[in-house]
RNA sequence: ACGUGCUCCGGGGUCGGUGUGAAUCCGAACCGGCGGUAAAGUCCGCGAUCCCCACUGACGUGGGGGUGAUCCGGUGUAAUUCCGGAACCGACGGUGAUGCAGGGUGACCUGCUAGUCCGGAUGGGAGGCAGCACGA
Numbered sequence: 001a002c003g004u005g006c007u008c009c010g011g012g013g014u015c016g017g018u019g020u021g022a023a024u025c026c027g028a029a030c031c032g033g034c035g036g037u038a039a040a041g042u043c044c045g046c047g048a049u050c051c052c053c054a055c056u057g058a059c060g061u062g063g064g065g066g067u068g069a070u071c072c073g074g075u076g077u078a079a080u081u082c083c084g085g086a087a088c089c090g091a092c093g094g095u096g097a098u099g100c101a102g103g104g105u106g107a108c109c110u111g112c113u114a115g116u117c118c119g120g121a122u123g124g125g126a127g128g129c130a131g132c133a134c135g136a
Stems, first nucleotide, its partner, number of pairs: 002135006008128002014028004029116002031090002033046004041088002050065006070086005092119003099112005
């Protein structure tokens, strides 16, 4: 170094304004799991949430599916990964309009709207140049 087992580790992010009331509106800011590769939120793949099928008394196990977003220039053997510039994206459930759409003579009514709030989650997991033990 290789294999097996065990233990441990393994997701981040806000202020102000308006207003009776908003961390959801407006403005600005901030954040980015894992493996690959010239160093990646946006390339290729994986994981979780979600859906389908089969198995199980149940917990759960296996397989499949799909899941958002980037370009230009420069350097270089090599970079959609570095440097410079300008953009874009963010599951599911909950929560509210001061915003939008529709209805009504009107008071009002209905629906929609959160990457950062709450929740599943003190979870799970891709994995780990973390440690220990054993083995040929």
The RNA shown here (FMN riboswitch aptamer (RFN element)) has 136 nucleotides and comes from Microbacterium faecale.
The model forms 93% of the base pairs in the Rfam consensus.
The RNAcentral record of the sequence draws on Rfam.
Model confidence (mean pLDDT): 83 of 100.
Its Rfam family is "FMN riboswitch aptamer (RFN element)". Its family is annotated with FMN binding in the Gene Ontology.
The source organism's lineage runs through Bacteria, Bacillati, Micrococcales, Microbacteriaceae and Microbacterium.